[in-house]
Molecule: small-subunit ribosomal RNA
Organism: uncultured Nitrospina sp.
């Protein structure tokens, strides 16, 4: 840093999806070792058990028991001293508000920075000053009772104290006035006077006081440390939450607090907040930091720190210096647990640990040695804080599994072209070393600080033996490093995206190889990147998503020239802060690193001082160029109201008038003899205003059209008189706003949704027609949308031009501007440069810049749903998700295609002959049938085709008999010695027993057979969709392409388009092309005409003979025959074309414009055809799918089609005469002549390897006769007898001959098919195949037409152009109902939870008040009783949690029934759109209809 993926390709817009790097993981395979870290992210869900908070006897009283010793005893014990002032208990004093834990609630001064506190506190500690005095009354412990199951409570009696209580003393503090002084407001600070206010001892020394030391106590200032309140500014969503508030804002006075305040309370006022987001509603600790990015962002909020919130759920205060308090206290509520039923006990969100929950998350471990923390004077004690072990590859780091030497490239495994490669130096073997891990032996530092060390016999070092104990997972179609073989055969399976898999799968699954990573390796989840895919860096809105219909204007942004102040913003400096610990950078410490340590930088921020003053801002004076104003003029369908007019429809009267008239494709429906249409005058009515009339005007926009008049906005020149920045845009907001449509009066001529008829149709709820009702029209109100489109939001500025068109003003010239030239304005078109994906756009920008406002972030779902709010409705505006697809989409390219358009061609069609389709009958197919009718061909371009020839064979089907290395070839072993031919037996053969049987060589052995064996054989088994080669078609169509250039981002384009021409992309001219290749043509073969040679087997003109036959002599002049050769080129002449190219006409010529005719088939299409002609690649089968044989089928037949032959007759039929071919073909061949035979045919037999002989007689024709219109003397079909011929054999199954027989059929529905000249009709001849078999098939040659006016239509096809939503390319795409399976999701009578808000009622526990007639030691006061003062209970009273009732809001689930709606292999109906898609399409907006969709009306062009 990109890259996969729309498309035939391209360019672009988008979205998806993938490489990276990250975790408190978790899951799958798998596992050597250390070292530092991390380890309930879910139930803030319940929790057994054990610990986590005590300490001080130097504040105080009491003070054990067990044990030692020891004295006394009545031997029962007893008293003393130690233990020991210890133990455990109290009273007093600190602590216990820290540490740990968690993250539920908090959207809030909770957090975070930065301030403020003159409005506050602050135990221990530290620094200075002072004091430390005289006195009193209690009361736990403890002793003796009660109660109670425990918990526990309670009465009586005794006592201490650093517990309590009084009085003295006041430096100083705290109130109260005054005063100086400071200064940010109510206040600091200091001075003066009045008033109030304290204490307590213990310990050591010393001991007689006294005293000193030392912990304490009091009370002061000051610090430090904490904390407490208060403020600027900062970071979540969701306006489908838009208004909230009554203690609520403020004031005054009071209460409270450590303080400031509605914190509370009484009165007064009526305010406070809010679009810069109040309130609501949802989430959520917050932050340093951590992930990712280049940054800017964006996630995130483990563990470490730093603040805040909670401690079983609500609530409350005691106590304290500090709490409303995790291991305290009280009350209410769930829960669990104990109980003698009366009553009590609890709160792991400490550390461990258990169940639960879950994808998942560790031990009921050891220490108080360190570090730190509580009490103590200490010694110490306590400490799941914490150091330290265990447990998990959870990370992260390091390291290890061994080094070197070893080719016969072993075995073996895979693959193979069988020849070898490849794992692979990789192993074996050889020589070595010795981390890790084992064993043994030393052994730390961590202790400052004498002693103390959990860890730990750890880390470390030393010896020892031995390569032994230690590799895996993933991945290998493209993105992406990494391939080949078997299996499977759309199955099983992969898949992150594209997308693999239907018999050759580098993509399933296994296998050998490769790739990446490595004690980890993948998956899965999540966050950023990558996404410039929310764009501030950094995006867009003309057609891709995306300018509001339109103006007008509030907030709000933002704004023109000069000068002067000021400094908010803006810059520079300086200070404060920006914790540490993270990140960088240096250094060093653990061997290295992960980690740690010091030290730098960095912390883009905030606060504050000082400066500067260009720019923004603010103020103050001022300009006149942006805005306006005045004046003098001008156009115009601008806009509202009234009146005025003429065509013209259609109605009504009348008058002429007669059979139709309307209306369409073509009818019909409908009008008309009761007189229509038509025409002619007369009247009624209501719409809309030809002509002018124009990419002409004018309005913001919808839109505005007949004249005429009144009222009225706007606009444009000129002029420069005046104001003097008065401006731009414009969220909300308000007015306007076609068409349809609503509501209320009116109108209503013609039009016309619905509706009715006729017609087309397969249907036609349409398109066409004839009716037609609402609307259309007016007054009044409402609706508020459109393709309300230049699909382009306003506003300034800039930034070539040429050209039209309205409106103006000016100047030239001129008698005279409509005209020329210069300006403004506005409206069009072309074009430069920029820009654009491209198409375009280009002073009227889609150019370059600024302001301001609106909108877009895929496609469907869907402008739906649900909420809102707007209307009388119809509906409008706002506007979602779930769930589904990998695209959807623009522009432009090549093609393909049209029921677009052009231009041309072809027996295409038109004009003409002559057939098919109807009969028979051949032949081939279908289908049927069958044991089997082998197989293959299927629009044209399968079907008389593969087949140029199925009786056996062929033959590949089917029935039976046989063989198995095989029928036919080849290699190796190893036996044999025969095989073959004959012959015999069985058999239908085939074949199977049987008999006969070698050869060369001295011999080894070899050859030839056969037989076993093994490699292989063999297959017309299967794939033409795995192939070659061949063929067929468009098409003998004129077209395909390339190279270089140049155009285009690019696909491509250009050449090859264009104007002619031509059978031709043939030629010619042009021309960003120049050039060439494969086609065209040309050369080749045949014909046509001519000539030279050649002269037999061929010719006979001239001679001559003659049997009259070129027979014979001759001859080679003709024909012919073969081999050259000429000749035809638009050459030449005329016209017409650009003068060209080329047409057109004409000379001449056997032949004239390629002279006929064949061979010749471009790039490519039709996965066309063919594995059965060959050749093959894979699977398959190997006593059968091979092979051999007999027989049968392939020939079947209610049927349906194709090609044909032969007819239906007289232009014929039969009879009899008689004439003219070519090109072939012939030795298992072709056969003359004679004979026989009615005839096929026989018999015999000459010639001929053939210009010599033979097949062989052509035939239509031509003469002559007959027959006369019939199912015939037409026609032959079947069939019956008798025969020939071939052949092993004609029965299934051949072909002819004769003789009877004598079917249908009288010219053919619908369609349909050749033919353009020696052609089509029509006549015969040959030949391949082949034993026979030919109506077919190639060939041959006789006779020998008619016709084309033309290119409108059908067909095919070349070029150009146009549309396209088509590219498998119209046999294409693709729409919408229904059925059906399936998902989500809305409604819905309900029902059911959660949050909340409100009225009431309740009112625990406590704080505060009042009240205390019950009760009370300290004080006073009295002799005393007692009184008082103080207080305490009881009781009220205000607040209040839970609970209860009633209605409301909101937000889930859950619902019979319903509604669309995605999805889904071949479902059923129709054809809606995309080509002019067959009636252009789309739209708003209304009506109708199975459905797609029709129609009115307005409106766009996409």
């Nucleotide at each position: 840093a990109g890259a996969g993926u729309u498309u035939g390709a391209u360019c672009c817009u988008g979205g998806c999806u993938c490489a990276g790097a990250a975790c408190g993981a978790a899951c799958g395979c798998u596992g050597g070792c250390g070292g530092c870290g991390u380890g309930c992210c879910u139930a803030a869900c319940a929790c057994a058990u054990g610990c986590a908070a005590g300490u001080c006897g130097a504040a105080c009283g009491a003070g054990a028991a067990a044990g030692u010793u020891u004295c006394c005893u009545u031997c029962g014990g007893g008293g003393a001293a130690c233990u020991g002032g210890u133990a455990a208990a109290g009273u007093g004093g600190c602590g216990c508000a820290a540490g740990g834990g968690u993250g539920a609630g908090u959207a809030a001064c909770a957090c975070g920075u930065g301030a403020a506190u003159a409005a506050u506190c602050u135990g221990c500690c530290u620094a200075c000053g002072a004091a430390u005095u005289c006195g009193g009354g209690a009361u736990a412990a403890c002793u003796c009772g009660a109660c109670g199951a425990a918990a526990g409570u309670u009465g009586u009696g005794c006592u201490a104290a650093u517990a309590c209580c009084g009085g003295a003393u006041a430096a100083g503090a705290c109130c109260a006035c005054a005063c100086u002084u400071c200064u940010u407001a109510u206040g600091g600070a200091g001075c003066g006077u009045g008033g109030c206010c304290a204490a307590a001892g213990g310990a050591g020394c010393c001991u007689c006081a006294a005293g000193c030391u030392c912990c304490g106590u009091u009370u002061g200032u000051a610090g430090a440390u904490g904390a407490g309140u208060u403020c600027g500014c900062g970071g979540a969503c969701c306006a489908u939450u838009a208004g909230c508030u009554u203690g609520u804002u403020g004031g005054c006075g009071g209460g409270a607090u450590a303080a400031c305040a509605g914190c509370c309370c009484a009165c007064c006022a009526a305010g406070g907040c809010g679009a810069c987001g109040a309130u609501g509603g949802u989430u959520a600790g917050c932050c340093g930091g951590c992930c990712u990015g280049a940054g800017a962002g964006g996630g995130u909020g483990a563990u470490c720190g730093g603040c805040c919130a909670c401690a079983c759920u609500g609530g409350a205060a005691c106590u304290g210096a500090g709490a409303c308090a995790c291991g305290g206290u009280c009350c209410a509520g769930a829960c669990u647990c104990c109980u003698a039923c009366g009553g009590g006990a609890g709160g792991c969100a400490g550390c461990a640990g258990u169940g639960g929950g879950g994808a998942a998350u560790a031990u009921u471990g050891c220490g108080c040695a360190a570090u730190g923390g509580g009490c103590g004077a200490a010694a110490g004690c306590c400490u799941g804080a914490c150091g330290c072990a265990g447990c998990a590859a959870c990370g992260c780091c390091g390291u290890g599994u061994g080094a070197g030497g070893g080719a016969u490239g072993a075995a073996g495994g895979c693959u193979u072209u069988u020849g070898a490669g490849u794992c692979g130096u990789a192993a074996a073997c050889c020589u070595c070393u010795g981390u890790c891990a084992g064993a043994u032996g030393g052994g730390a530092a961590g202790a400052a600080u004498u002693a103390u060390g959990a860890c730990g016999g750890u880390a470390c070092c030393a010896u020892c033996a031995g390569a032994g104990g230690a590799a895996g997972c993933c991945c290998c179609g493209g993105c992406u490093a990494a391939c080949u073989c078997c299996g499977u055969g759309c199955c099983a399976g992969c898949a992150g995206c594209c997308g693999c898999g239907g018999u050759a799968a580098u993509a399933c699954g296994g296998a050998g190889g490769g790739g990446g990573c490595a004690a980890g390796c993948g998956u899965u989840g999540u966050u950023c990147g990558g996404a410039a895919u929310u764009a501030u860096u950094g995006g867009g809105c003309g057609u891709a998503a995306a300018g509001a219909g339109u103006a007008u204007g509030u907030a709000g942004g933002c704004g023109g020239c000069c000068g002067g102040g000021u400094a908010a913003g803006u810059c520079a400096g300086g200070c404060g802060u920006g914790c540490a610990a993270g990140c960088c950078c240096a250094c060093g410490g653990c061997u290295c690193a992960a980690c740690c340590g010091u030290g730098g930088a960095a912390u883009u921020g905030c606060g504050u001082c000082u400066g500067a003053a260009a720019c923004u801002a603010u103020u103050c004076g001022g300009c006149u160029u942006g805005a306006g104003u005045g004046c003098a003029g001008g156009a115009g369908a601008g806009g509202a109201a009234a009146g005025c007019g003429g065509a013209a429809u259609u109605c009504c009267c009348a008058g002429u008038g007669u059979a139709g008239c309307g209306g369409u494709g073509a009818a019909a429906u409908g009008c008309a003899u009761u007189g229509a249409u038509a025409u002619u005058g007369g009247g009624a009515a209501g719409a809309a205003c030809a002509c002018c009339g124009g990419u002409g005007g004018c309005g913001a926009a919808g839109g505005c059209g007949g004249c005429c008049u009144u009222c009225u906005g706007g606009u444009c020149u000129g002029u420069u008189a005046c104001u003097g920045a008065c401006g731009c845009u414009g969220a909300g907001a308000u007015a306007c706003g076609a068409a349809a449509g609503c509501c209320a009066g009116g109108g209503g001529a013609g039009c016309a949704a619905a509706g009715g008829g006729g017609a087309u149709u397969a249907g036609a709820u349409a398109c066409c027609c004839c009716c037609g009702u609402a609307g259309u029209c007016c007054u009044g109100g409402c609706c508020g949308u459109a393709a309300a489109c230049g699909a382009u939001g306003g506003g300034c500025a800039c930034u070539a031009g040429g050209u039209g068109c309205g409106g103006g003003a000016g100047g030239u010239a001129u008698c005279g501007a409509u005209c020329c030239c210069u300006u403004c304005c506005g409206u069009g078109u072309c074009g430069c440069a920029g820009c654009u994906a491209a198409c375009g756009c280009a002073u009227u920008a889609a150019g370059u810049g600024c302001c301001c406002c609106g909108c877009c972030u895929g496609g469907g779902g869907a402008g739906u749903a649900c909420g809102g709010u707007c209307g009388c409705a119809a509906g409008g505006c706002u506007g979602a998700a779930a769930c589904u697809c990998a695209a959807a989409g623009g522009a432009a390219u090549u093609g393909a295609c049209g029921g677009g358009g052009g231009c041309c061609c072809g027996c295409a069609c038109a004009a003409g002959c002559g057939g098919u389709g109807g009969a028979g009958c051949a032949u081939g197919u279908g289908g049927u049938u069958u044991a089997a009718u082998u197989c293959g061909a299927c629009g044209c371009a399968a079907c008389g085709c593969g087949a140029a020839g199925a009786a056996c064979c062929u033959u590949a089907c089917c029935c039976g008999g046989g063989c198995u290395u095989g029928a036919a070839g080849u290699g190796c072993g190893a036996g044999u010695g025969a095989c073959c031919a004959u012959c015999g037996g069985u058999g239908a053969a085939a074949g199977c027993c049987g008999a006969c049987u070698u050869c060369c060589g001295c011999a080894a052995g070899g050859a030839c057979a056969c037989u076993c064996g093994u490699a292989g054989a063999g297959g017309u088994g299967c794939u033409g969709c795995a192939u070659g080669g061949c063929u067929g078609u468009c098409g003998u169509c004129a077209g395909c392409u390339c190279g270089u250039g140049u155009c285009g981002u690019g696909a491509g384009a250009u050449g090859u388009u264009g104007g002619g021409u031509u059978a031709a992309g043939u030629c010619c001219c042009g021309c960003a092309a120049c050039g060439a290749g494969c086609g065209c043509a040309a050369c080749c073969c045949u014909u046509g005409u001519u000539u030279g040679c050649u002269g037999u087997u061929g010719c006979c003109a001239u001679c001559a003979g003659u049997u009259c036959g070129g027979c014979u002599g001759g001859g080679c002049a003709c024909u012919c025959u073969g081999c050259g050769a000429a000749g035809a080129c638009u050459g030449c002449c005329g016209g017409u074309g650009a003068u060209a190219a080329a047409c057109c006409g004409g000379a001449g010529g056997a032949a004239g414009g390629u002279g006929g005719g064949g061979a010749u088939g471009a790039c490519g299409u039709c996965a066309a055809g063919u594995c059965a002609g060959c050749a093959u690649g894979g699977c398959c089968u190997u006593u059968a799918u091979g092979u051999c044989u007999g027989g049968g089928g392939c020939u079947a037949c209610a049927c349906a089609c194709g090609u044909g032959c032969u007819a239906c007759a007289a232009u014929g039929g039969c009879c009899g005469g008689u004439a003219c071919a070519g090109a072939g073909c012939g030795c298992u061949g072709c056969a003359a002549a004679c004979c026989c035979g009615c005839g096929a045919g026989g018999g015999u037999a000459a010639g001929c390897c053939a210009a010599u002989c033979g097949c062989a007689c052509a035939a239509a024709g031509c003469c002559g006769g007959u027959c006369u219109c019939a199912g015939u003397u037409c026609g032959g079909a079947u069939u019956g007898c008798a025969g020939g011929c071939u052949g092993c054999a004609a029965c299934u199954c051949g072909c002819c001959u004769g003789c009877a027989u004598g079917a249908a059929g009288c010219c053919g529905g619908a369609a349909u098919c050749g033919c353009u000249a020696g052609u089509a009709a029509u006549c015969g001849c040959g030949g391949a195949u082949c034993a026979g078999c030919a109506c077919g098939c190639c060939g041959c040659g006789g006779u020998g037409a008619a016709u084309a006016c033309g290119u409108u239509c059908c067909c095919g096809g070349g070029c150009c152009u146009u549309g396209u939503a088509c590219a498998c390319a119209c046999c294409g795409c693709c729409c919408g109902u229904c059925a059906c399976a399936u998902c989500a999701c809305g409604a819905a009578a309900g029902c059911u939870g959660g949050c909340u808000g409100u009225a009431c009622u309740a009112g625990a526990a406590g704080u505060c008040g009042c009240c205390g007639a019950g009760c009370u030691a300290a004080c006073c006061u009295g002799c005393a009783a007692g009184g008082g003062a103080a207080g305490c209970a009881a009781g009220c009273g205000c607040c209040u949690a839970a609970g209860g009732u009633g209605u409301g809001g909101u937000u889930g689930g859950u619902g019979a029934u319903u509604g669309g709606g995605g999805u889904g292999a071949a479902g059923u109906c129709g054809u809606a759109a995309c080509a002019a898609g067959g009636u252009a399409g789309c739209u708003g907006u209304a009506g109708g209809a199975g459905a797609a969709c029709c129609u009115g009306u307005g409106g766009c062009u996409g």